[in-house]
Predicted 3D model of a 578-nucleotide part of an RNA (large-subunit ribosomal RNA, domain V) from a hot springs metagenome. The full RNA is in RNAcentral, with records from SILVA. The coordinates come from a structure-prediction model, not an experiment, and the mean pLDDT is 83.
Context: one part of a larger RNA
RNA sequence: CCCCCCGCAGGGCGAGAAGACCCCGUGGAGCUUCACCGCAGCCUGCCGUUGACCCUCGGGCGGGGGCGCGUAGCGUAGGUGGGAGCCGGUGAGCGGCCUCUUUCGGGAGGCCGCGAGGCGUCAAUGAAACACCACCCACCCCUGCCUGAGGGUCUAACCUGGCGCAAGCCAGGGACAGCGGUAGGUGGGCGGUUCGGCUGGGGCGGCACGCCCGCGAAAAGGUAACACGGGCGCCCAAAGGUCGGCUCAGGCGGGUCAGAAACCCGCCGUAGAGCGCAAGGGCAAAAGCCGGCCUGACCGGGCCCUUAACUGCAUGGGGCCCGGACGGGAAACCGCGGCCUAGCGCACGCUCGUGCCCCCUUCGGUGGGGGCCGGGCACGACGGAAAAGUUACCCCGGGGAUAACAGAGUCGUCGCGGGCGAGAGCUCCUAUCGACCCCGCGGUUUGCUACAUCGAUGUCGGCUUUUCCCAUCCUGGGGGUGCAGCAGCCCCCAAGGGUGGGGCUGCCCGCCCAUUAAAGGGGAACGUGAGCUGGGUUCAGACCGUCGUGAGACAGGUUGGGCUCUACCCGCGGGGGG
Numbered sequence: 001c002c003c004c005c006c007g008c009a010g011g012g013c014g015a016g017a018a019g020a021c022c023c024c025g026u027g028g029a030g031c032u033u034c035a036c037c038g039c040a041g042c043c044u045g046c047c048g049u050u051g052a053c054c055c056u057c058g059g060g061c062g063g064g065g066g067c068g069c070g071u072a073g074c075g076u077a078g079g080u081g082g083g084a085g086c087c088g089g090u091g092a093g094c095g096g097c098c099u100c101u102u103u104c105g106g107g108a109g110g111c112c113g114c115g116a117g118g119c120g121u122c123a124a125u126g127a128a129a130c131a132c133c134a135c136c137c138a139c140c141c142c143u144g145c146c147u148g149a150g151g152g153u154c155u156a157a158c159c160u161g162g163c164g165c166a167a168g169c170c171a172g173g174g175a176c177a178g179c180g181g182u183a184g185g186u187g188g189g190c191g192g193u194u195c196g197g198c199u200g201g202g203g204c205g206g207c208a209c210g211c212c213c214g215c216g217a218a219a220a221g222g223u224a225a226c227a228c229g230g231g232c233g234c235c236c237a238a239a240g241g242u243c244g245g246c247u248c249a250g251g252c253g254g255g256u257c258a259g260a261a262a263c264c265c266g267c268c269g270u271a272g273a274g275c276g277c278a279a280g281g282g283c284a285a286a287a288g289c290c291g292g293c294c295u296g297a298c299c300g301g302g303c304c305c306u307u308a309a310c311u312g313c314a315u316g317g318g319g320c321c322c323g324g325a326c327g328g329g330a331a332a333c334c335g336c337g338g339c340c341u342a343g344c345g346c347a348c349g350c351u352c353g354u355g356c357c358c359c360c361u362u363c364g365g366u367g368g369g370g371g372c373c374g375g376g377c378a379c380g381a382c383g384g385a386a387a388a389g390u391u392a393c394c395c396c397g398g399g400g401a402u403a404a405c406a407g408a409g410u411c412g413u414c415g416c417g418g419g420c421g422a423g424a425g426c427u428c429c430u431a432u433c434g435a436c437c438c439c440g441c442g443g444u445u446u447g448c449u450a451c452a453u454c455g456a457u458g459u460c461g462g463c464u465u466u467u468c469c470c471a472u473c474c475u476g477g478g479g480g481u482g483c484a485g486c487a488g489c490c491c492c493c494a495a496g497g498g499u500g501g502g503g504c505u506g507c508c509c510g511c512c513c514a515u516u517a518a519a520g521g522g523g524a525a526c527g528u529g530a531g532c533u534g535g536g537u538u539c540a541g542a543c544c545g546u547c548g549u550g551a552g553a554c555a556g557g558u559u560g561g562g563c564u565c566u567a568c569c570c571g572c573g574g575g576g577g578g
Stems, first nucleotide, its partner, number of pairs: 001578008010570003014565002022399004027395002029391004035193005041186009051154016068137001078136005085119003093114009158173006196209001197207002205226001210232005233382001234276001235338002240294007248272001250268006274283002277343001279341003298324009313383001326335003349377005355372006406453001407451001408449003412446001414442006423433002460535001461533003465527001466524005473498003476493006501513004541559004545554003
């Protein structure tokens, strides 16, 4: 040096299983409910099956009758119109009795007796006659038709029981119930679905999800972040149009009550005021303030800019012009809302219009439907689905595009050191301690980042076992001292060896006990599960507390709960052969 045998498991991010955690998918499923949309079931109304007789009450229409009193007035005048006559032996009027009604004065009707007149026009009254006729209003009575509600009795539909082979009979219930139809309600019992996005992982929070202003923005335009500072989702018939007039904020001087500030006068006053609201820009014989007259806060059409990705569309916004009709102004002119830049919404649906057109229908300008244009109702997740939870019972497809372990980077935090030396140390910064401020080192803490790994790098602690670092706990050498000695304190050198035993807890840590020269701190994937364990954490069962309507949930507690691998290569130990 080569080969073989028996062994050990540190590495081959060993094998196994397209990670179960996490995120993502307009993927799935189980479960829940006051998610959404439905369905069964249930409740109730009406209609049908469904009939007979009677009682009571209501509604509509028609007919007849009655009734209706503010005051003056023969007196109980409902309203309007016509109107000069009307009623009477088919009995006027009067008397008696009875009934109805009453705002107690009367009004109406029936019967009996006597028996031939009674009323109106005419004078008083806002309105003229219950003389007569017609229509109408309110209330009451009678009646016809239609219709409704409640109740009673019944039997023959229908139902139940008994009997019968059956037809059917008997008993009970009974037009109810049941059944069918239709409408309203209820309806996780069941079915189908949904349960947004952004995001220094996701969730929670927030909105940076539609707009406006400043800055970021790197002197054209444009330009990102959960960057920074703010604002909008309106408002105004005057805060709009035009014409005329005026000049503000502030300061100084002066003036009764009057003061820092009320009002008046004078001077200065480029805008520091004001312009409805944020900011920026703009504005002074105005865009500000006051007044007059008005409605252009018009109708129709066109072009351009912007919203808007360097170049597409919708929608919103703005500017300019033409035609028409107007307003103000002597006129030139100005006016298509507001000094400008925010104040907004597709399609479908519903609705509206002295708008235009068409179809069907009607006696009709009736009724129904459609199209175009325009207005309104909203989608704020703001180019706009119709939409709640839960899953540790879970599943699939993916991702190291993205979290948890470990690594890496960083080092605020953490550990250690230094500079300066305020001060403490009786005096004296530096024996010892050392504020504020400043500079490092380490990579054992905790963070941050998300770079390798999600077709898997097993995660706390213990046991076992090897090695390394020194910022040294002991043992060794040296220096300082506020070192007499003993014992300490501080510093320098030094990693050879040592650094142990027990109690509590799953623990690491820590506390405690007795010893000791001392009972040091760390790294090695918080060394080490193809070495062991499995107490903790972190699947499925179950209980408690808390939260939740619930399904369920909880760095809350509790009990229980499968730890696979026959070693190919490197490595390592023992043995044998050449």